[in-house]
This is a predicted structure of an 86-nucleotide RNA (transfer RNA) from Methanoregula sp. It matches the Rfam family "tRNA". Gene Ontology term of the family: triplet codon-amino acid adaptor activity. It is annotated as a transfer RNA. The source organism's lineage runs through Archaea, Methanobacteriota, Methanomicrobiales, Methanoregulaceae and Methanoregula.
């Protein structure tokens, strides 16, 4: 350099135009149980709010669309294969 795959919340990971603040798991916090701890069970776990809700998010930046994690373009990074060089 060429080709292929990938980047999603603290971590792993699903999702591939609308039902998505995003399945599930780990971790964390609170609660139940217990003399206590562990295990187990429940709730919460982006920000604001007592709440109903509101706002902003899927590597960065643009674009298409009524609507984008999902489609298109540029760039960055990771993995694999091939090529090249010494």
């Nucleotide at each position: 350099g060429c080709g292929a795959g990938g980047g999603u919340a603290a971590c792993c990971a699903a999702g591939u135009g609308g039902u998505c603040a995003a399945c599930g798991g780990u971790g964390a916090u609170c609660g139940a149980c217990u003399c206590a701890a562990g295990a187990u069970c429940g709730a919460u776990u982006c920000g604001c709010g007592c709440a109903g809700g509101c706002g902003u998010u899927c590597g960065c930046g643009g674009g298409u669309u009524c609507a984008a994690a999902u489609c298109c373009c540029u760039c960055c990074c990771c993995u694999c294969g091939c090529a090249c060089c010494a």